[in-house]
C1' cells in the first nucleotide's frame, strides 16, 4: 500500500458500490415455473332466456320456479411447449477440470432464419367422466362412455438412409466431395377466421447460436512416496454411443508409465481478473464476466432435441404425519429461524424499465430484474460557518516571578446560508403516430422563509518519525512495533497544560505484496562470516576446436488468425464535481498458420590439425603387490668376572636385588622398526609412502612429429580407494601402551610424574567407511608485469651464462577482496560442469528409509525458544607471553613494627546516649592545631513558640546599672537608679539599643557527596596526554609519540610521510653550600683608649664573627679519551661538577574515591519542632581484635657526682618573666627587664670522674595507696604536675611485615600551633652521626615496544557441565480410541442388458370367423451393481503409567 474485515473510541449529510470468509449445520413460514380454450372431451360462476311444476288471483294476469338452448368461459384432466435457462453454492476434483491453441474425414442440435418438396385416405384406444370400491392418509383398483395437433397401419418419395456397382476430383491415413444407375426403407395435423390470410404439421437441405470428443503447450507441495500397473498396453472381431475409443465383451501378444518424477500422501475449483511490485515476480481468485461440479449422501434409470436445485426409483442418516397396517420432506433460489462464529442486513415494494418462459394475442408467470430498508462495510463530495476583533480579558498550565502560551482564540461587530427545518413547485427514466401504463417517489431538482442557529472527534509527541513541559509515581504502577524506558529531578508510566498528525473519521489486530538483492531469472554466495562432495573412475545428462556445403529445429522479421465482454491505458461525453455511468480508440501472448532470412546454435554430409590419443626415444622417483635378505638397539634366556645396591624423581616412594639385581664380558632367542644420507626434496588423485636385492605392475616428465582426426570437459545415480581407531576368524607378540593395580602430588586427583600391565599396535582374509580426510581453497581450459630458490628433463653457449618445458617454495605489480590477504600453483579475468549455503540454538538430534556382526554410518526435521550468533580489523585492558627500563621493588645492610604494659585511634558488642563522617593500598595519633562546663551536632529532665539569629512594620521605653524573692538552670514574679546623641517651626521627628505585639518569614550538624560548586585524595613528580595541517585506511583509527642511540626526563640527537605545535619535564621562584660589594643596631671587637670583682662595660672602629640587600659564581665552560651527533667515561681547577643538597610546583585523565558537619547549593523533609534556651549525663563505658605511636627487657647501659659544657627554629602583653627568697619537689613568694639580634623561656646526648656486675637486678616502670603542687565558677564521673611507698608484664618477640642509600638511618634534646588547663600526637629546629648496595633472577609498582584473547562495568572479566527446584514444546512406551484410501470374500435393493418353459395382450399380418402369428407387458433366471457385512494388511491422528534428553528460569 491494500481488505468482502473484526474490535476499541466517536458519528452531521449525501452519491456510488459492498455485505455468512465460520457449520457442503440444521430448517418453521411465506414466495422462486409456468403457460396454451386458436390442440381436446367436458365444463362452474355469471348473463341471455323462459319451459314443466306449484301458489295467489280482481281470471286480465301475477308470483315463485328455474329446464332447453345460446352467450360466457374460471377450471381438474387429454395433449403441445418450457420446467436442461434463469438463481445459488464451491463441497469433491491435480483432471483434458481450467487456461491458450488446434482438430472431429469420428458427431448430435428443439425453439429461430433463408430455401426446396409435401400433408391423399384410414384405424384402434385412452384420461377426464359415471357408477362401483380400498385407504387414516398419501393414493388408489375394478367396471363402462369419450376427443384430439395424443397413438397406429396403408398411399406418395422431391429428397434422405441402406447394400451394389460406375466416373471425375481432392485429401496426411482410414477416406472425402460431385454426379449418374437400377433396388430396398421411410412422412405429415391441424387450429382460427366472414374472408384475404394467419398460426401450426412432414421430409430434405443450408444456416445461426449452442453442446459433445480428440490433441499440442501450461496448471501447488511432499522422494523421510521409487517403482506403479491385470482391461492393464496392443492386435483381430464384435458389442454400445449422435459420436472416434478397452467405452464394454470374446480370443490372442505381453505390453504401458516413471528420476524431464510414474504411483501415493496432503492441500486446492480453474480462469477473465485483484492487491502489490520500477520492473521480473509475489500473493490472490469476494463482488462483476466465462467455465467446471455439486444439490440431504450414494447408486440408477426414464423421458427428452437437451438432463435433471424446488421430476422419477433404490438404499442409508435425519425430521415430520399416523388409525401403527404405511406414509411425508430436503432454502448451497428471495426473504426469515436456529447453531455455530470476532464477524455480515429486510419474513419489504413492483413487473414501470431491461431480460426470460408459454401464448396468435390480450394476458399470465418471473424473490431473474429493478427498487426501497439496515450496516461510517469501502470509494467519492460537502458540512460543522465567513470577515472584522488586542484591553493581547477571564480562566487554564508553566514561569527564572519579570513574563510566556493557550491566542484572533473567545467575548463583541458586520455577513452568508452549503447543510438543516418549514412552504411552494416538480421531472427524465415510456419505447412505435397517437392515447394509456412509474414501483422507485411528491424522490432528484428549483423557489421562498427562518436561522450560526442541530453537526468534531480520534491517535501521538525518547529515536526510527511531524510535536515538550508540569505533577503524580519511585524496576512499584505501568509502557513497549524494533531499540529499550520506570530503582526521587521519567519529554519513553498516569494526569494536566500546550503541542503534532488525520479528520466523520481515528487507532488496534489480523492477512497480502513492498522495503529483503533476506532463495538473486532480471539480481548472491561458498580461504577465515552459513556453505568444496575425503579422493578417484565413469552412465545418463549438460557444455564443446577450425573450414566447406546443406538443412531451417531454435532465433529473428513479415503477413493472417484469435488472444470474449467487463477491467487497466488514451482522447471524449453524461450526472453541479468526484466516486460512478459511459462512447471511440490504441495496445496486450513462452499462442497457431504461412512466408521469408541463415549470422549464431542445433541436424546433415564433407574436410583440417592446433584439443585429445597413439608412436619412437630417453628420463627421475620412499608410486603399488610378492618374495627373500641385512646390520644397530631394547627385551629375555644360558654362562663366566663381580658386590650391594639398582632404578626412578622437583624430591621420592611402590619396583628388581645376598636365592646375588644393576655393572660387564661370551653365546643364544624372538618380534617390530629402519638411525647417518634427509633436503618447505621426490612420489602417488586421495588416504598415504623410507634398510637393501629380485621379481610383477600404475603413473608422471622430456625430445621427435611419421599416425589417427574432437575421438573433448564435466560428471546427479553408479563403482570403486580411502589415516587412526574398532569388529570378526585364525595366527604373532620384543617395544610401547587405552583399560586396570600400585607408588607419588593434593583440600580431593577416578588426571597430569613414577613403577608395573591386558586389549591393541604386526601378518593373513574379511568388515566399518569416519577425521582440522586442510591449502579449512571441487574439476577442466583461455589470458593477466616482474623478482628469486629448488627438483627432474630438452637446447645453444661454453670454466662462470642464457633459453625452454613440467612440477615444488618465497617476495611481489594490476587487479580482486569486509578486511585479513590472494596474486601464472589466484582469493584475477572469462567460459562449461559438478556439489553445497540461506539468523543462532534445539540437531546432525528424532522418526522413517537404506547400509553394518555390532560399534555405528548416511539420509535428515518439527515443535519450542533467543535478538543475536558469527568474521575481520581497531583502541584498549589482561597474561602463572616475550623484549627493554626504572623506583629502598629486590638484593646488600642499619633500625624497628608483629610478643610486653602504657597511650591513642579503629572494630565490635555495650548504652537512656555512647553524636557524625572517614573504611584496601590512598580509613585506623585521620576531620580534632587540645570533650570537665562551653565545645556538643549525642541522651534525659525542665520550660520557649516571629523565635538564640537577619530584614520590614505598630506601640512603649534611651541604652545600662544595682537589687528582692522562686527555681537546678534556663526563667518567671517584684523594686530602684539612670536619662544620652542628632534634628526641630519646641508640638515633636530620627538614629542606635530595649521590651510587647501581628505577619511575611526566620532556623535546621535533617536526607541526598549517586543532583552539585569549590577544595582534597591517589595513580605519581611516573613521563607521559593531545592538537592543527598533511598522508595512509571503506571504517574505528594510525602515522607524528614508532624505529637506532641518549638522558632523571617524549631530554636531547640520527634517521623516517610527516611538519610544525600546545599541557607535562627541565628552567625562571624559595632555601642551603662560596666568596665579593654595599650597610653597621639591639649583633661582632682585632688593633687604639678608658674601665671592672669579672665583664663589649664605654669612647670608639668596620677589620673578624654576624646579620640582610645586592651582584658574582657552575655553562659538560677548559684538557684527555670514545661517538656521526646527542652524549658518555676520565682529569684540571673550584666553597660547590655534571638537574650541587632541600622546598615549592602535581599534565590528559582514573577510582560515580573523599567532603551536603569548613563553606556554598538544586531538590525534598521539619515548622509549638528535625528550630531554639537551660541543668545534668554521654562523646572517657569494655569479653575482644586491629592499627599508629611512646617506654622497655638493659653494661654503647641504670644511677650519683663535677664543669655556670656547647645550639637552632621559634614564642612573648589575655603574655614571656629573670635575681632574689622559701619548699626534697610540683611549685609558690617575687617582680627586674622585655612589643623584643635588646629581655625571657633556654638545651639534652656528649665529656669527666664515682658506682652497680649481669640478677627480673641499683634493669623496666604498669598499677595501687597516701600526701601535696596548679589551672579553672567547677578536676567526681573526667585535667596536668611533684615527692613519699608500692614495684606488674617484659630477658628481643612465630607466621608475617616496615623505614631508610649521607649530614640520611639511628639517637639526644628544643621550640611552636591549639590552649584557662592538659601532647607519648602534629607541625618544625638544631646536636652526636652509621653501615650497605655483587646486581636486577626473583617480588611489588611503574614506563615503552611486540604477542595472545571469547576480557570492554575490562581477570576482582569472562565462562563449562552434573546435581535442586518451577514451567514448556517434544521423542520413545505396554496399549488404547477414532479417521482415511484401497483389497479378498459374503450378501445383493434399485435398474439397464441379456434369455424366458408361466401368464396377459385393441391397433399390424393371415383368416368370413374362431382362432393363429409378430411385436409387446407383468412374472422368472442371469450378468453387472450402491448401501451393508466380515477378514488380514496399509496410513493418519488423539489419549498413554513410566521414561530420554532438550529449552527458558
Nucleotide at each position: 500500500g491494500a481488505c468482502g474485515a473484526a474490535c476499541g473510541c466517536u458519528g452531521g449529510c449525501g452519491g456510488c458500490g459492498u455485505g455468512c470468509c465460520u457449520a457442503a449445520c440444521c430448517c418453521a413460514u411465506g414466495c422462486a415455473a409456468g403457460u396454451u380454450g386458436a390442440a381436446c372431451g367436458g365444463g362452474a360462476a355469471g348473463g341471455u332466456g323462459g319451459a314443466a311444476u306449484c301458489a295467489c288471483u280482481u281470471c286480465g294476469g301475477u308470483g315463485a320456479g328455474g329446464a332447453a338452448a345460446c352467450c360466457g368461459g374460471a377450471u381438474a384432466g387429454u395433449a403441445g411447449c418450457g420446467g436442461a435457462c434463469g438463481g445459488g453454492u464451491g463441497a469433491g476434483u491435480a483432471a483434458c477440470g481450467c487456461g491458450u491453441g488446434a482438430a472431429g474425414a469420428a458427431c448430435c442440435u428443439a425453439c429461430c432464419c433463408a430455401c426446396g418438396a409435401c400433408a391423399g385416405g384410414g384405424g384402434g384406444a385412452u384420461a377426464a367422466c359415471a357408477c362401483a370400491u380400498g385407504g387414516a392418509a398419501a393414493c388408489g383398483u375394478g367396471u363402462g362412455c369419450u376427443a384430439a395437433u395424443a397413438c397406429c397401419g396403408c398411399a406418395u418419395a422431391a429428397g434422405a438412409c441402406c447394400a451394389c456397382g460406375g466416373u471425375a476430383u481432392c485429401g496426411c491415413a482410414u477416406g472425402g466431395u460431385a454426379c449418374g444407375g437400377g433396388g430396398g426403407u421411410c412422412a405429415a395435423a391441424g387450429g382460427a377466421g366472414a374472408g384475404a390470410u394467419c398460426c401450426g404439421g412432414u421430409c430434405g437441405a443450408g444456416g445461426a447460436g449452442g453442446g459433445c470428443u480428440u490433441c499440442g503447450c501450461g496448471u501447488c507441495c511432499u522422494a523421510u512416496u521409487a517403482g506403479u500397473u491385470a482391461g492393464u498396453u496392443g492386435g483381430u472381431g464384435g458389442g454400445g454411443u449422435a459420436a472416434a475409443g478397452g467405452c464394454c465383451c470374446a480370443c490372442c501378444a505381453a505390453g504401458a508409465c516413471g528420476a524431464u518424477g510414474a504411483u501415493a500422501g496432503g492441500u486446492a475449483u480453474c480462469c477473465g481478473g485483484g492487491c502489490u511490485g520500477a520492473g521480473a515476480g509475489g500473493c490472490u481468485g469476494a463482488a462483476c464476466g466465462g467455465a467446471c461440479a455439486c444439490a440431504c449422501u450414494g447408486g440408477g434409470a426414464c423421458u427428452g432435441a437437451g438432463a435433471a436445485c424446488g421430476g422419477c426409483c433404490c438404499a442409508g442418516a435425519c425430521u415430520c404425519c399416523u388409525a401403527c397396517g404405511g406414509g411425508a420432506g430436503g432454502c448451497a433460489g428471495c426473504a426469515g429461524g436456529g447453531a455455530g462464529g470476532a464477524a455480515u442486513a429486510u419474513u419489504g415494494g413492483a413487473c414501470a424499465a431491461u431480460g426470460g418462459g408459454g401464448g396468435a394475442a390480450a394476458c399470465c408467470c418471473u424473490g431473474a430484474u429493478c427498487c426501497a430498508g439496515c450496516a461510517a462495510c469501502g470509494c467519492c463530495g460537502c458540512g460543522u460557518g465567513a470577515g472584522g476583533g488586542a484591553a493581547g480579558a477571564a480562566g487554564g498550565c508553566c514561569u527564572u516571578c519579570g513574563g510566556g502560551u493557550u491566542g484572533u482564540a473567545a467575548a463583541c461587530c458586520u455577513c452568508u446560508g452549503u447543510u438543516g427545518u418549514g412552504a411552494g413547485g416538480g421531472a427524465a427514466g415510456a419505447a412505435g403516430a397517437a392515447a394509456g401504463u412509474g414501483a422507485c417517489g411528491g424522490u432528484a431538482c428549483c423557489u421562498c422563509a427562518c436561522g450560526a442557529g442541530g453537526a468534531a472527534g480520534c491517535u501521538c509527541c525518547g529515536g526510527c518519525a511531524a510535536a515538550c513541559u508540569a505533577c503524580g509515581u519511585g524496576c512499584c504502577a505501568g509502557c513497549a512495533g524494533c531499540c529499550g524506558c520506570g530503582g526521587u529531578a521519567a519529554u519513553a508510566c498516569g494526569u494536566a497544560g500546550g503541542g503534532a498528525g488525520c479528520g466523520a473519521g481515528c487507532g488496534u489486530u489480523g492477512u497480502c505484496c513492498g522495503g529483503a538483492a533476506u532463495c538473486a531469472c532480471u539480481g548472491g554466495g561458498c580461504g577465515u562470516a552459513a556453505a568444496g562432495g575425503g579422493c578417484g573412475c565413469g552412465u545418463a545428462g549438460g557444455c564443446g576446436g577450425u573450414c566447406u556445403u546443406u538443412u531451417a529445429a531454435g532465433u529473428u522479421g513479415c503477413a493472417u488468425g484469435u488472444a470474449a465482454a467487463a477491467u487497466a491505458c488514451c482522447a471524449g461525453g453524461g450526472c453541479u464535481c468526484a466516486a460512478c455511468c459511459u462512447u471511440g480508440g490504441g495496445g496486450g501472448g513462452c499462442c497457431a498458420u504461412g512466408c521469408a532470412a541463415a549470422a549464431c546454435u542445433g541436424g546433415a554430409a564433407g574436410a583440417c590439425u592446433u584439443g585429445a590419443g597413439a608412436g619412437c626415444a630417453g628420463u627421475a622417483g620412499a608410486g603399488g603387490g610378492a618374495a627373500g635378505u641385512g646390520g644397530a638397539a631394547u627385551u629375555c634366556c644360558u654362562g663366566g668376572u663381580g658386590u650391594a645396591g639398582c632404578g626412578g624423581u622437583a624430591a621420592a616412594a611402590u619396583g628388581c636385588g645376598u636365592a646375588g639385581a644393576g655393572a660387564u664380558c661370551a653365546g643364544g632367542a624372538g618380534g617390530a622398526a629402519c638411525a647417518c644420507c634427509g633436503g618447505u626434496g621426490g612420489c602417488g588423485a586421495a588416504g598415504g609412502c623410507g634398510g637393501c636385492u629380485u621379481u610383477c605392475u600404475g603413473g608422471g616428465c622430456u625430445g621427435c612429429a611419421a599416425c589417427u582426426g574432437a575421438c573433448g570437459c564435466u560428471g546427479a545415480g553408479g563403482c570403486g580407494c580411502g589415516a587412526a581407531a574398532g569388529c570378526g576368524u585364525g595366527g604373532g607378540g620384543a617395544g610401547c601402551g587405552a583399560a586396570c593395580a600400585g607408588g607419588a602430588u593434593u583440600a580431593g586427583a577416578u588426571a597430569c610424574c613414577c613403577u608395573g600391565g591386558u586389549a591393541g599396535u604386526c601378518c593373513a582374509c574379511g568388515c566399518u567407511g569416519u577425521a582440522a580426510a586442510c591449502g579449512a581453497u571441487g574439476a577442466a581450459u583461455a589470458u593477466u608485469a616482474g623478482g628469486u630458490g629448488u627438483a627432474g628433463g630438452c637446447c645453444c653457449g661454453a670454466u662462470g651464462g642464457g633459453g625452454u618445458c613440467u612440477g615444488u617454495g618465497c617476495c611481489g605489480g594490476a587487479g580482486c577482496a569486509a578486511a585479513c590477504g590472494c596474486a601464472a600453483u589466484a582469493a584475477a579475468u572469462a567460459u562449461u560442469c559438478c556439489g553445497c549455503c540461506u539468523g543462532g540454538g534445539g540437531a546432525g538430534u528424532a522418526c522413517g528409509g537404506c547400509c553394518g556382526c555390532a560399534a555405528g554410518g548416511u539420509u535428515g526435521a518439527a515443535a519450542c525458544u533467543c535478538a543475536a550468533a558469527g568474521g575481520a580489523a581497531u583502541u584498549g585492558a589482561c597474561g602463572g607471553g616475550a623484549c627493554c627500563c626504572c623506583g629502598c621493588a629486590c638484593a646488600a645492610g642499619c633500625a624497628g613494627c608483629g610478643g610486653a604494659g602504657c597511650a591513642u585511634g579503629u572494630u565490635g558488642a555495650u548504652u537512656a546516649a555512647u553524636u557524625c563522617g572517614a573504611u584496601g593500598c590512598a580509613a585506623c595519633g585521620c576531620g580534632a592545631a587540645g570533650a570537665a562546663c562551653c565545645u556538643u551536632a549525642c541522651c534525659a529532665a525542665g520550660g520557649c513558640u516571629u523565635g538564640a539569629c537577619a530584614u520590614c512594620c505598630u506601640a512603649u521605653g534611651a541604652a545600662c546599672c544595682c537589687u528582692u524573692a522562686g527555681g537546678a538552670a534556663a526563667c518567671u514574679a517584684g523594686g530602684g537608679g539612670g536619662u544620652g546623641c542628632c534634628c526641630u517651626u519646641c508640638g515633636g521627628g530620627g538614629a542606635a539599643c530595649a521590651u510587647a505585639g501581628a505577619g511575611a518569614c526566620a532556623g535546621g550538624u535533617g536526607g541526598u557527596g549517586c543532583a552539585u560548586g569549590g577544595u582534597u585524595g591517589u595513580c605519581g613528580u611516573c613521563a607521559g596526554c593531545u592538537c592543527g595541517u598533511g598522508u595512509c585506511g571503506u571504517g574505528a583509527g594510525a602515522u607524528g609519540u614508532u624505529g637506532g642511540g641518549u638522558u632523571a626526563a617524549g631530554u636531547c640527537c640520527c634517521g623516517c610521510a610527516a611538519c610544525g605545535a600546545g599541557c607535562g619535564c627541565a628552567a625562571c621562584c624559595c632555601u642551603u653550600a662560596c666568596g665579593g660589594u654595599c650597610a653597621g643596631u639591639u649583633a661582632c671587637c682585632a688593633g687604639c683608649g678608658a674601665g671592672u670583682g669579672a665583664a663589649g662595660u664605654c669612647g670608639g672602629g668596620g677589620a673578624c664573627u654576624c646579620u640582610g640587600a645586592c651582584a658574582g659564581g657552575a655553562c659538560a665552560g677548559c684538557c684527555g679519551g670514545g661517538g656521526u651527533a646527542a652524549c658518555c667515561c676520565g682529569g684540571a681547577g673550584g666553597a660547590a661538577g655534571g638537574u650541587g643538597g632541600g622546598g615549592a610546583c602535581g599534565a590528559c585523565g582514573u577510582c560515580a574515591a573523599a567532603u551536603c558537619a569548613u563553606c556554598a547549593u538544586g531538590c525534598u523533609c521539619c515548622u509549638u519542632a528535625c528550630g531554639a534556651c537551660c541543668u545534668g549525663g554521654g562523646c572517657c563505658a569494655c569479653a575482644c581484635a586491629c592499627g599508629u605511636a611512646a617506654u622497655a627487657c638493659a653494661a654503647u647501659g641504670g644511677c650519683c657526682g663535677u664543669u655556670a659544657a656547647c645550639a637552632g627554629c621559634g614564642u612573648g602583653a589575655c603574655g614571656c618573666a629573670a635575681a632574689a627568697u622559701c619548699g626534697c619537689g610540683a611549685g609558690a613568694u617575687g617582680g627586674a627587664g622585655c612589643a623584643a639580634a635588646a629581655c625571657a623561656c633556654c638545651a639534652a646526648a656528649a665529656a669527666c670522674g664515682g658506682u652497680c656486675c649481669c640478677a627480673g637486678u641499683u634493669c623496666g616502670g604498669a598499677u595501687c595507696g597516701c600526701a601535696g603542687g596548679c589551672u579553672g565558677c567547677a578536676a567526681c564521673c573526667c585535667g596536668c604536675c611533684u615527692g613519699c611507698g608500692u614495684g606488674a608484664a617484659g630477658u628481643u618477640g612465630g607466621a608475617a611485615u616496615u623505614g631508610c642509600u649521607a649530614g640520611u638511618a639511628a639517637u639526644c634534646g628544643c621550640g611552636g600551633a591549639u590552649c584557662a588547663g592538659c601532647a607519648u600526637g602534629c607541625c618544625g629546629c638544631g646536636g652526636u652521626g652509621a653501615a650497605u648496595a655483587c646486581g636486577u633472577u626473583c617480588c611489588c609498582g611503574g614506563g615503552c615496544c611486540u604477542u595472545g584473547u571469547a576480557c570492554a562495568c575490562a581477570c576482582c572479566g569472562c565462562c563449562c557441565g552434573u546435581c535442586a527446584c518451577a514451567c514448556c514444546a517434544u521423542g520413545g512406551g505396554a496399549g488404547u480410541u477414532g479417521g482415511u484410501a484401497a483389497c479378498a470374500c459374503c450378501c445383493g435393493a434399485a435398474g439397464u442388458c441379456u434369455g424366458u418353459a408361466g401368464u396377459c395382450u385393441a391397433a399390424c399380418c393371415c383368416g368370413c370367423a374362431a382362432g393363429g402369428g409378430a411385436g409387446g407387458g407383468c412374472g422368472c433366471a442371469g450378468c453387472c451393481g450402491a448401501a451393508g457385512g466380515u477378514g488380514g494388511g496399509a496410513u493418519u491422528a488423539g489419549c498413554g503409567a513410566c521414561u530420554g534428553g532438550g529449552g527458558u528460569g
The prediction has a mean pLDDT of 85. The RNA shown here (small-subunit ribosomal RNA) has 1449 nucleotides and comes from an uncultured Bacillota bacterium. It matches the Rfam family "Bacterial small subunit ribosomal RNA".